Record summary: A computed fold for a 1466-nucleotide RNA from an uncultured prokaryote, annotated as small-subunit ribosomal RNA. Model confidence (mean pLDDT): 82 of 100. It matches the Rfam family "Bacterial small subunit ribosomal RNA".
């Protein structure tokens, strides 16, 4: 000292939450010891028991009880008698009981604090000084004796004092008057001195004293009064009749309406009276850097209180905690007649409650009551017990010990790593602990005893005596690591990780937030880290929170300036002078208890604690002093304000009259069928004459252009002309007053619409309301009409995004450039100045966005407002209002964000530029039929498995009868194969054959190596050690690898600039481009990845090379490049060359761009392929393969038969084949490339109609093998279900293979279905393309191929042009979206919960008021007055049928209001 948490990111605002510290704590899990401190916080709830205030015989009658002493009786150990002595029950009287302990009910007050004053008072015991204590009497309790009574208690005779009453005396006292003197802050005080008047005592005694009684004084303690200070609510605004003053009396220790009679009508109150809610206050104590905030437990100081409530006696002192009386409420005892009793004293029960101790010892000390003391009492007090309840100290060992032992536990597992020097093991110690011994201080007295000084008394000295705690504390001795560790948490904040288990389950959380199958967040483990005899977790209160801001905030947009102005009170206030000293400032005094707190020092081994001296107690008061500044007061002055004078200016505002367009209606003319309106249509109006056109009349409303970030105005607002009234503004003149000013709570006045009341007016628009459309609905937008209202006079309302979302006045602070209205001036010129409007800027300010003399800068004064988001501007209440509502304004509950301005994107039924076979132009398809083939879906024992919108369905599969295969069913096997390695050992193994099986598999018979340089090697089985298999799950753990966006032109860095930041510039911007392709500007310069280029293929020629390839000339020829030859051509394959916008025009700055320009085989990338940027879709693929985790192991592994993957109401994909005449069919005839070939391709020849059969040339291929067809000629067919079309079947062959039955192609022969061109919809394709023909290959035993990748042939039409469809690219905008529009979000309804408003009513509390009764008490009495009762009310709670909204909640229901122009802007 700060951290988390709103967002994809950022920065601001703002809540919430964490980290510290505390506690009279509580619970949880643990606990070895001591010292010191605490200890009913709840029921001021009741209360069994004990004990807590008694004391004096030196006041005083006495003698109950104990004991001595005496004496007497005697049954020699009893009983009786004497107050005689100690001492003493009960009583009288004296002193205390008012102290000292406990509680916080009530109290918001002179209670408390604090500072003062009493000239208005008192105070027993003590201290000091002065005088005095002299006589008499009358009772009363005890005892005894008699009685009453259950008791409790009471009655009747006799008796004493320091108990009462009387006389005497008495003055510095008290009173009355009256004279002097001093002082004094009014009343007055205080000396003096004369005169009146009421008052005093008690004794005992050792004879020393001890008391008593009056009077002043002092201490002390108390009483009153007054200044300041003291909680919250205005949803408490008025209170108040002894009320407030004055006289007079009475009262009191004392003043005082204390109280009473009369007399006035006063009195508090917005600086909060009155009521209402809550509390005892304060030193202090927690917290904080301080200011503050929070507390009032222990300990001191006050106050109140003692079962509630009244009352007073007694006394110095109470209106009395263990004292009276009286009610009442409770408890208890009764004989029923009546009495008792008060733990908020110490222990203690009961209740409550989360919780808070022994019915303990002692008066030894300390203190207090009596007493002359000795003593006595003393639950105050000093100790002890109980509790980890705090604080503080100690200990559980200390040192050595690696093989870094075992166990655990983790890992990349033959072996690391951790526990970990930890342990075992060696050596030391002995705090504690047990044992045993000694063993305090606290004690100093008083009293007694001897002594000393001086006054038979008081002071000292010495001796003697007193310990609850306690045999405690400490000490010494033995024994022996010996008796002693645990709580929390480990995701982040915050200090510590891992393995398993569990799978949004169970559960954790203080906040973010974990958990749905790899959880460092759950539960276990083990490791770790903090604390530590504790340790966590709730409660609570400060802190962090500058988040109530005085130090120390704010208010354009985040919450927040009143709608505007006037103006009280009240804050504040130009310039000088003089006085004064209230504020201020400074010296001094006094007060601020002690205790705490902080410094120093000292005691307990040390600390906690405690003792002492300081210093602090920021404070009040009181005195002296300054005089600058604010106050006062008294002068001056003008520059603030205001007047004057004379202009100007304007929709400023009232009142009237007065105008013209336009639009409605009505009359009349002319006129005919149609007007209206709308995306489009209907309602609507018209042949009973609309609608247009004209004239004429009425009529309400508004005032076009002019008009304009113009102008007036306090703001709402103000708009045709004109007139009267009335108001401001500004500018000259600087003439006048002389500070008169500024704000402004409460207050008053004006306030747009809408709306509300009486009355009018009503053209036009126009809520509600109709009715037509639109729609899935359409109580909407659009449409036809249309009532209040809009419009006027008077009267309410009193709000609005009454916005500049920016409250008023002053002052000061760069600039630039417009406009208005003066002023100066002849002038609309030029320079200037006043006032007002407006744009742009700089510093500053700001979270930014902005704002910038019209501030959101710097300053000053006043006023209003804010403190999280919902609930809510709502409830309640009260104020205003006709009413509608307004104003004032909560709380429970809920959430952790809500929000502001700015980025990047994404997206729009937002714009702007661009491209693409995206539209369109066209050609040809699919969607309709057959059949092939995929997939859905159904079926099945199986019908494996994946792929599913583009970017899944002729896909994985380039070939499913067996095998494949991963399904199914049945039979089998468990280390069985496979392959490596290393060793050991056999010589076989193979084959062939029987025999059970369906085979797999089981027995059985035959048959038995090679090479060798002799050392071994080959091969094969066997065995021995490692290495098991899974197409089981997970493609959302994953590598690789691929689809799409997209061959789409975009993606990025590095510096450097901006920006508080995310981010931004570059990369935008003017061209151009297929292209971030280039040029040019440019706070950017440069770069990578992509683009083009580079490879290949092909078009063209050139060189070289000519075999397998070729054939122009020459020759030969069996007429076949076939042979001799040839290198010329194709041609094959290596090199070069060639296309660069190079050249030309035109345009342009430049890049490019046009040319039906050139030249060239080819022109603007010459076609065509590969080649795919950051990335996106958690795409596809764990079943190609590899590959974590999981999962199964006589089975989900293996082997095998036989089935199935090809099943079939059905639906959709993708092809083939047709519906024909641009076709079919017969026959003739021509032109190919690209491949493939040895368990292969096979020519020629022969059978066979055919498919194929026999045979076998030649070919590991430029050599051999294989009809290329479409087309072209020529014939046929003549528009038809056909010479189209060919499915389907019957038949009867081929051929592949161990087997074609489920399930194979193929040929013949016979059959000849559907279909005449294909609904909405929908796809390809810009040129060697589309369509059309054939040919080839892979896979393959064979084949479902009509598929899949090649290959030549033959060869088109169209593109005006980018509105619209989709998809893309870039800029710009908006946004409440970021999982990103398949996004976000609102209300109602239905359920379930919470908490809360009204309400007939029902229960209480409280607090007043009238009225009745009215105990005790005061000096009678009257009066008051608790207490009862009895009525109306006042505030305030709780409950309630029924109701109202609000909140939250899992995937409900119905729509879609807001965000984008959100689809009708909000």
């Nucleotide at each position: 000292a700060g951290a988390g948490u709103u967002u994809c990111a950022u920065c601001c605002u703002g809540g919430c939450u964490c980290a510290g510290g505390a506690u009279g704590a509580a619970c949880g899990c643990u606990a070895g010891c001591g010292g010191c401190a605490g200890g009913c916080c709840u029921a001021a709830c009741a209360c069994a028991u004990g004990c807590a205030a008694g004391u004096c015989g030196a006041a005083c009658g006495g003698u109950a009880a104990c004991a001595g002493c005496a004496g007497a009786g005697c049954u020699u150990g009893c009983u009786c008698u004497g107050g005689c002595u100690g001492a003493c029950g009960a009583g009288u009287g004296g002193c205390g009981c008012a102290c000292g302990g406990g509680u916080g009910c009530g109290u918001a007050a002179c209670g408390c604090g604090u500072a003062u004053g009493c000239a208005a008072c008192u105070u027993a015991c003590c201290c000091c000084a002065a005088a005095c204590u002299g006589g008499a009497g009358a009772a009363u309790a005890g005892c005894c004796u008699u009685u009453c009574g259950a008791a409790a208690g009471g009655a009747a005779g006799a008796u004493a004092a320091u108990a009462c009453u009387c006389c005497a005396u008495a003055g510095u006292a008290u009173u009355u008057c009256c004279c002097c003197a001093u002082g004094g802050c009014a009343u007055c005080a205080u000396g003096g001195g004369g005169u009146u008047c009421u008052u005093a005592a008690a004794g005992c005694u050792u004879c020393g004293g001890c008391g008593g009684u009056u009077u002043g004084g002092g201490a002390u303690g108390g009483g009153c009064a007054u200044g300041c200070g003291u909680u919250c609510u205005a949803u408490u605004a008025g209170u108040u009749a002894g009320u407030u003053g004055g006289u007079g009396a009475g009262g009191u220790a004392a003043c005082g309406g204390c109280u009473c009679a009369c007399c006035a009508a006063g009195a508090c109150c917005a600086c909060g009276a009155u009521a209402g809610a809550u509390a005892g206050g304060g030193g202090g104590c927690c917290u904080g850097a301080g200011a503050g905030g929070g507390u009032u437990a222990u300990c001191c100081c006050c106050c109140a209180c003692a079962c509630u409530g009244g009352u007073a006696c007694u006394g110095a002192g109470a209106c009395a905690c263990g004292g009276a009386c009286c009610a009442g409420a409770c408890u208890c005892c009764u004989a029923c007649g009546g009495g008792a009793g008060g733990c908020a004293g110490c222990a203690g029960u009961g209740a409550g409650g989360a919780a808070u101790a022994u019915u303990g010892c002692a008066c030894a000390a300390u203190g207090g009551a009596c007493g002359a003391a000795a003593g006595u009492c003393u639950g105050a007090u000093g100790c002890a017990g109980c509790c980890a309840u705090g604080c503080c100290g100690c200990g559980u060992g200390c040192a050595g010990g690696a093989u870094g032992a075992a166990u655990g536990c983790c890992c990349u597992a033959c072996g690391g790593g951790u526990u970990g020097u930890a342990a075992a093991c060696u050596g030391c110690u002995u705090u504690u602990a047990u044992a045993u011994g000694g063993g305090a201080a606290g004690a100093a007295a008083c009293c007694g005893u001897u002594c000393u000084a001086c006054g038979u008394g008081u002071a000292g000295a010495a001796c003697c005596u007193u310990g609850a705690c306690g045999g405690u504390a400490c000490c010494a001795u033995a024994u022996g690591a010996a008796u002693a560790a645990g709580g929390a948490u480990c995701g982040g904040c915050u200090a510590a990780c891992u393995c398993c288990g569990u799978g949004c389950c169970a559960g954790c959380a203080g906040c973010c937030g974990c958990g749905g199958u790899a959880a460092u967040a759950c539960g276990g483990a083990g490791g770790a880290u903090c604390c530590a005899a504790g340790c966590g977790u709730u409660a609570u209160c400060c802190g962090g929170a500058u988040u109530u801001a005085u130090u120390g905030g704010g208010u354009u947009u985040a919450a927040a300036g009143g709608g505007u102005u006037c103006g009280u009170a009240g804050g504040c206030g130009g310039a000088u002078u003089a006085a004064u000293a209230a504020g201020u400032c400074a010296g001094a005094g006094g007060u601020g208890a002690a205790a705490u707190c902080c410094u120093g020092c000292a005691g307990c081994u040390c600390a906690a604690c405690u003792g002492u001296a300081g210093a602090a107690c920021u404070g009040c008061c009181u005195u002296u002093g300054a005089a600058a500044c604010u106050g006062u007061u008294a002068g001056u002055c003008u520059u603030g304000a205001g007047u004057a004078u004379a202009g100007u200016u304007g929709a400023a505002g009232u009142a009237g009259g007065c105008g013209g367009a336009a639009u409605g209606u009505a009359a009349c003319a002319u006129g005919u069928a149609g007007c209206g309106g709308u995306g489009a249509a209907a309602u609507g109006c018209a042949u009973a004459g609309a609608g247009a056109u004209g004239u004429u009349a009425c009529a309400g409303a508004a005032c076009a252009c002019c008009g304009a970030u113009u102008g007036c105005g306090a703001a709402g607002g103000c708009a045709g002309c004109u007139u009267a009234c009335u108001a401001a503004a500004c500018u000259a003149u600087c003439a006048c007053u002389g500070a008169c000013g500024c704000u402004g709570a409460u207050g008053a006045a004006c306030g747009a619409a809408a709306g509300c009341g009486u009355g009018g007016g009503g053209a036009g628009c126009g809520a509600a309301c109709a009715g037509g459309a639109u729609u899935a609905g359409a109580u909407a937008c659009c449409c036809u009409g249309g009532u209040a209202g809009u419009c006027c006079a008077c009267g309410c309302c009193g709000u609005a995004a009454a916005c500049g979302a920016u409250g008023a006045u002053a002052a000061c602070u760069c600039g630039u450039u417009g406009g208005u209205g003066g002023c100066g001036a002849u002038a609309u010129a030029c320079a200037g100045u006043c006032a007002c409007u407006g744009a742009c800027c700089a510093a500053g300010c700001g979270a930014a966005a902005g704002u910038a003399u019209u501030a959101a800068g710097u300053u000053a004064u006043c006023c209003a407002c804010c403190u999280g988001g919902g609930g809510a501007g709502u409830a309640c209440g009260c104020c205003g209002g006709c009413a509608a509502c307004g104003g004032u304004g909560a709380a429970a509950c809920u959430c952790a964000a809500a929000g502001g301005a700015a980025u990047u994107g994404a997206c729009g039924g937002g714009g702007g530029c661009c491209c693409g076979c995206a539209c369109a132009a066209g050609c040809g398809g699919u969607g309709g039929a057959g059949c092939a083939u995929g997939u859905g879906g159904u079926u099945u024992a199986a019908u494996u498995c994946g792929a599913u919108g583009a970017u899944a369905c002729g896909c994985g599969a380039g070939g499913a009868a067996c095998c494949u295969u991963a399904c199914c069913u049945g039979g089998g096997c468990u280390u069985a194969a496979a392959u490596g390695u290393a060793g050991u050992u056999u010589g076989a193994c193979c084959g062939g054959u029987c025999u059970a099986g369906a085979a797999a598999u089981a027995g059985g018979c035959c048959u038995u190596c090679c090479c060798u340089u002799c050392g071994g090697g080959g091969c094969a089985g066997a065995u021995u050690a490692c290495u098991a298999g899974g197409u089981g799950g997970u493609g959302c753990a994953u590598g690789g690898u691929u689809g799409u966006c997209g061959u789409c032109a975009g993606c990025u860095c590095g510096u450097g600039c901006c920006g508080u930041g995310a981010g931004g510039u570059g990369u935008u911007a003017g061209g151009u481009u297929a292209a971030g392709u280039c040029c040019u500007g440019c706070a950017a310069c440069g770069a990578g990845c992509g683009c083009a280029a580079c490879c290949c293929c092909u078009a063209u020629u050139c060189u070289u090379a000519g075999u397998u390839g070729c054939c122009a000339g020459c020759g030969g020829u069996u007429c076949g490049g076939c042979c001799g030859g040839g290198g010329a051509c194709u041609c094959u394959a290596a090199g070069a060359a060639g296309a660069c916008u190079g050249c030309c025009a035109g345009c342009g700055c430049a890049a490019a761009c046009u040319g039906g320009g050139a030249g060239g085989a080819a022109g603007g990338u010459g076609g065509g392929g590969a080649c795919g940027a950051c990335g996106u879709c958690a795409g596809g693929u764990c079943a190609g393969u590899a590959u974590g985790g999981c999962c199964c192991u006589u089975a989900c592994g293996c082997c095998u038969a036989g089935g199935g993957c090809u099943g079939c109401a059905c639906a959709c994909g993708u092809a083939c084949u047709a519906c024909a005449a641009u076709g079919c069919c017969c026959a003739g005839c021509a032109c190919a490339a690209u491949g493939a070939g040895a368990a292969c391709c096979a020519a020629g020849a022969c059978c066979g109609c055919g498919a194929g059969g026999u045979g076998g040339a030649g070919g590991a291929a430029a050599u051999c093998u294989a009809u290329a067809a479409a087309a072209c000629u020529g014939g046929g067919c003549c528009c038809a279900g056909u010479u189209c079309g060919g499915a389907u079947u019957g038949g009867a062959g081929g051929c592949u293979g161990c087997a074609a039955c489920u399930c194979g192609c193929c040929u013949c022969c016979a059959u000849g279905a559907a279909g005449u061109c294909g609904g909405a919809a929908u796809c390809g394709c810009u040129a060697g393309u589309a369509a059309u023909g054939c040919c080839g290959u892979a896979u393959c035993a064979g084949c479902u191929a009509c598929g899949a990748c090649g290959g030549c042939g033959u060869g088109a039409a169209u593109a005006c042009g980018u509105u619209c469809c989709c998809g893309g690219g870039u800029c710009u905008u908006g946004u409440a979206c970021a999982c990103a529009c398949c996004g976000c979000c609102c209300g109602u309804c239905a359920c379930a919960u919470c908490a809360u408003g009204g309400a007939a009513g029902c229960c209480g509390g409280u607090c007043g008021c009238a009225c009745c009764c009215g105990a005790a008490g005061u000096g009678u009495a009257u009066c008051c007055u608790a207490a009862g009762g009895u009525g109306a009310g006042g505030c305030u709670g709780g409950u309630a049928a029924c109701u109202g909204g609000g909140a939250u909640g899992a995937a409900g229901u119905c729509g879609u209001a807001a965000c984008a122009a959100g689809g009708u802007a909000a």